A computed fold for a 522-nucleotide part of an RNA from uncultured Sphaerotilus sp., annotated as small-subunit ribosomal RNA, 5' domain. The organism belongs to Sphaerotilus, within Bacteria. The prediction has a mean pLDDT of 84. The full RNA is in RNAcentral, with records from ENA and SILVA.
Context: one part of a larger RNA
RNA sequence: GAUUGAACGCUGGCGGUAUGCCUUACACAUGCAAGUCGAACGGUAGGGGGAGCAAUCCCCCGAGAGUGGCGAACGGGUGAGUAAUACAUCGGAACGUGCCCAGUCGUGGGGGAUAACGUAGCGAAAGCUACGCUAAUACCGCAUACGACCCGAGGGUGAAAGCGGGGGACUCGCAAGAGCCUCGCGCGAUUGGAGCGGCCGAUGGCAGAUUAGGUAGUUGGUGGGGUAAAGGCCCACCAAGCCUGCGAUCUGUAGCUGGUCUGAGAGGACGACCAGCCACACUGGGACUGAGACACGGCCCAGACUCCUACGGGAGGCAGCAGUGGGGAAUUUUGGACAAUGGGCGAAAGCCUGAUCCAGCCAUACCGCGUGCGGGAAGAAGGCCUUCGGGUUGUAAACCGCUUUUGUCAGGGAAGAAAUACCUCGGGUUAAUACCCUGGGGUGAUGACGGUACCUGAAGAAUAAGCACCGGCUAACUACGUGCCAGCAGCCGCGGUAAUACGUAGGGUGCAAGCGUUAAUC
Numbered sequence: 001g002a003u004u005g006a007a008c009g010c011u012g013g014c015g016g017u018a019u020g021c022c023u024u025a026c027a028c029a030u031g032c033a034a035g036u037c038g039a040a041c042g043g044u045a046g047g048g049g050g051a052g053c054a055a056u057c058c059c060c061c062g063a064g065a066g067u068g069g070c071g072a073a074c075g076g077g078u079g080a081g082u083a084a085u086a087c088a089u090c091g092g093a094a095c096g097u098g099c100c101c102a103g104u105c106g107u108g109g110g111g112g113a114u115a116a117c118g119u120a121g122c123g124a125a126a127g128c129u130a131c132g133c134u135a136a137u138a139c140c141g142c143a144u145a146c147g148a149c150c151c152g153a154g155g156g157u158g159a160a161a162g163c164g165g166g167g168g169a170c171u172c173g174c175a176a177g178a179g180c181c182u183c184g185c186g187c188g189a190u191u192g193g194a195g196c197g198g199c200c201g202a203u204g205g206c207a208g209a210u211u212a213g214g215u216a217g218u219u220g221g222u223g224g225g226g227u228a229a230a231g232g233c234c235c236a237c238c239a240a241g242c243c244u245g246c247g248a249u250c251u252g253u254a255g256c257u258g259g260u261c262u263g264a265g266a267g268g269a270c271g272a273c274c275a276g277c278c279a280c281a282c283u284g285g286g287a288c289u290g291a292g293a294c295a296c297g298g299c300c301c302a303g304a305c306u307c308c309u310a311c312g313g314g315a316g317g318c319a320g321c322a323g324u325g326g327g328g329a330a331u332u333u334u335g336g337a338c339a340a341u342g343g344g345c346g347a348a349a350g351c352c353u354g355a356u357c358c359a360g361c362c363a364u365a366c367c368g369c370g371u372g373c374g375g376g377a378a379g380a381a382g383g384c385c386u387u388c389g390g391g392u393u394g395u396a397a398a399c400c401g402c403u404u405u406u407g408u409c410a411g412g413g414a415a416g417a418a419a420u421a422c423c424u425c426g427g428g429u430u431a432a433u434a435c436c437c438u439g440g441g442g443u444g445a446u447g448a449c450g451g452u453a454c455c456u457g458a459a460g461a462a463u464a465a466g467c468a469c470c471g472g473c474u475a476a477c478u479a480c481g482u483g484c485c486a487g488c489a490g491c492c493g494c495g496g497u498a499a500u501a502c503g504u505a506g507g508g509u510g511c512a513a514g515c516g517u518u519a520a521u522c
Base pairs, nucleotide, nucleotide: 001522002521003520004519006518007517008516009515010514013369014368015367016366017365018364020361021327026325027324028323030322031321032320035070036069037068040067041066046061047060048059049058050057051056077280078279079278087204088203089202090201091200092199095197096196097195100193101192102191103190104189105188106187107186108142110140111139117132118131119130120129121128122127148157149156150155151154162185163184164183165182166181167180170179171178172177206252207251208250213243214242215241218240219239220238221237222236223235224234225233255277256276257275258274259270260269261268262267282303283302284301285300286299305316306315307314308313333359335358336357337356341355342353343352344351345350372402373401374400375399382393383392384391385390408458409457410456411455412454416449421443422442423441424440425439426438427437428436466511467510468509469508470507471492472491473490477506478505479504480503481502487494488493
C1' cells in the first nucleotide's frame, strides 16, 4: 500500500447493489418448512331441493377420515468426521435406472380378503383388542409368452388393471345403461436411447523421524457364496506373500475444487457469499420399504438429555425459515406472497412449496448523490498571535442576487403477465362436421413487492459534517498549562521551567458520511 463475513471508539443526510453466528455439530418454548390425486376405490357427517300428515323416501353438492397411487432419496441446512471408501483431472469395464423419448407385442378369464364403518371391550393418555359388513388401478391364482433363465434337444418357469370423453347404425334392456366403434390417460412384457447413479485405475495437492518398521483376511491362487455389478466383499482349502527412506505405520491438523485476496511475476495466504462434489442429521448401531436411502422433518435397538403421567406407561430431536436461552469482541424479522422462476401431485382447473421472489433491520462492504451557487472590504465584530505597528481566521460571515438535486407535501404512474381458460379458423385422428390433440387469430382475467420505480408540480438555503493527524519517517506551527510529574509512543524517541512530540486553544494538513484504532493475510 492492498484486502476483510470483521469488531471497537467518535460521528452520521439520501439512494442502489450485495453481505450478515467465523464462537457451543451447545440446549431449544411457539408457529410454519411435503404433499397431492374423487378421471383408482368404498363411503360418512353436513348442506340444498322435491314428495309425504308423519315416520320416511328420492335427487344434487359433498368437508374430514380411510384403502390405493405417485412424491416424500429432490429442494433447504451444516462442516462434526474424513489425509482418502473424499476431491480435481484423465481414462476404464463387470452394472442399475421410477418419471422422459423411440419401437414391437399384449391388456383374456376367475377368486378370496381387508381398512373405513357397525357392535362390544381395555387404557389416565399414547393407543389397542375381539366379532361382523364392504370396494378397488390393493392382493392371489388360471390362460397366453417376445426375451431371459433352468434342465437339457424337447420340455419347464415367469405378466397385466382399469378409468375418463364422444358417438350414427345394430344387439340386450321397462328405463338408466351396457355391448359395439372411436379417442385420451393408464397397465404388463421386451428392445434401444437420453439423462442420472453405482464400481475400478492413474496422476496431483498438508505437517512431524523427538513416529522406522507395519500387516494374518494380511498378499496372491483355486473353488464357492453374495451383489445390480468386478473384487478377500465374505467363506473353505493352498501358497507366503504385501507396503516401506521417492517416508510405510503412527501422531497432529483439515471437508475438496472452480475460485478469493495479495503480488510486476514467480509465489504466499485463504476456501465467507455463488457454483460442482463429498460427509453428517441428539450420540452409537441396524435393517425395512422402494427405481433410488441404510433415509434431517421414516422405523427398530441401546445411550445421554428434556417433557407428560392416574406411576401401570408414554412422547421428543431447528446443522430447514423465523425466533429463545447460552457462549462470545461480534452477526438480522417469531414479516408478505405463491404474482414470477422452479419443484411435487393432478387429464385439467388447481392445491402445496420459510425452495424462491419480495419487504424489514445493521454505514458491514462497494458504488453514486447531496449538505448549495455567483457577487460581496485594503478586510466588520469576536477569537488567536503580536516586535503593539500589525498579522491571521478571511470572501469566510453579514448583506445582495440565483438555483432546488436530496428531504417534505401534492398529482400522475409503469415494466416484471403471457401462458392456462373461453371463442373462432385451419391441420391431424375418426364411420363422424362428436370428443381429443395441435398451429394461427381473437376475447376476458391474473402483481406479494406497491401506488414501488419513474415523471410533473409547490414552497423554501431551506432538512444534512465529521474524524484523525501536525518532531523525523510524513502533508501540516504557534501560544498557554504542566515540569522525568501527568502523560505520549508504529520505530527512532519526547517530558527533569521557554516542550512545534504531554494537555488545551487558535491556526493548519489529510480523508470525508465517514474517520481512526485493533485483529488478520499478502